[in-house]
Context: one part of a larger RNA
RNA sequence: UGUAGGAUGAUUGCGGAGGUAUUCCCCUAGUACGAGAGGAUUGGGGAGUACGACCCUCUGGUGUACCAGUUAUCACGCUAGUGGUACGGCUGGGUAGCUACGGUCGGAACGGAUAAGCGCUGAAUGCAUCUAAGUGCGAAGCCUUCUCUAAGACGAGUCAUCCCUAUCAGACCCCUGGGAGACUACCAGGUUGAUAGGCCGGCGGUGUAAGUGCAGCAAUGUAUUUAGCUUACCGGUACUAAUUGGACGAUCGG
Repeated sequence: UGUAGGAUGAUUGCGGAGGUAUUCCCCUAGUACGAGAGGAUUGGGGAGUACGACCCUCUGGUGUACCAGUUAUCACGCUAGUGGUACGGCUGGGUAGCUACGGUCGGAACGGAUAAGCGCUGAAUGCAUCUAAGUGCGAAGCCUUCUCUAAGACGAGUCAUCCCUAUCAGACCCCUGGGAGACUACCAGGUUGAUAGGCCGGCGGUGUAAGUGCAGCAAUGUAUUUAGCUUACCGGUACUAAUUGGACGAUCGG
């Protein structure tokens, strides 16, 4: 900008893209076949490997906003307790998120038209002949089936609802944000509110804080204490911030 009024939501699918993998084992069966050696077609069942999609319950990784231990040095006057710097100083763990080495699932089956090939009927050519007329089967391949996309499919489709120069459908600017994200877009919200922060409670993490008492000459141990601290997670709560507003928007139609 179009889709002959303006919108919101939901759809059909012309078309497009992707996918289609494969191995081994068991039974049928040591059967058919074969002198033997050997050894099936078929049908059924099972286990995998790569690949792909999604996910984070488990197993791991990361986790420079969490916790603890510890070295050197400096600072807070000193003790104690903390903080800074040294690759996050080093070390041991670790929530959310993101992940694979982890988890779940997938390829199927049916059908249609066929290739090579195998046929039926059958003349030209009184026979024969799958072919000339006619007709049947036949592949991981083709068309469907499966997944995604898709009406700018100018053939611009369909359905439902709403709106009439406003007591105005809708959408934008602006603001709080994230499951979204380079920006934009998208999505959740904007007081008729749980959108973010704060606060409260919880899960999870770390691993028993400081202070004080007791024991010990002391290092230290022990009780208070499964403490103290705690990021992204879960639930709640208007305390703070989403204020007030502005600019668009329809008539060539019914």